Molecule: transfer RNA
Organism: Clostridiales bacterium
């Protein structure tokens, strides 16, 4: 130095044809319990690594950067 995947709540992950973003687990409350746990119920949390193009609309398409991973060259 090509070349391919990856990046989404605090964690692991879905999101398949572009249509206002979900799940489990942690987190808060509250009911059970003498109490812990479980378990039921309710709730809070991301603008989708950054920028920028397309389009009425973009997590999804297109350029760009960035960081992590594989594999391939090349050097000494």
């Nucleotide at each position: 130095g090509g070349u391919c995947g990856c990046a989404u709540g605090g964690c692991u992950c879905a999101g398949u044809u572009g249509g206002u973003a979900g799940a489990g687990c942690a987190c808060c409350g509250u009911g059970u319990u003498c109490a812990c746990a479980u378990c039921g119920c309710g709730g809070g949390g991301g603008u989708c690594a950054c920028a920028g193009g397309u389009u009425c609309g973009a997590g999804c398409c297109c350029u760009g950067u960035u960081g992590c991973g594989a594999c391939c060259a090349c050097c000494a």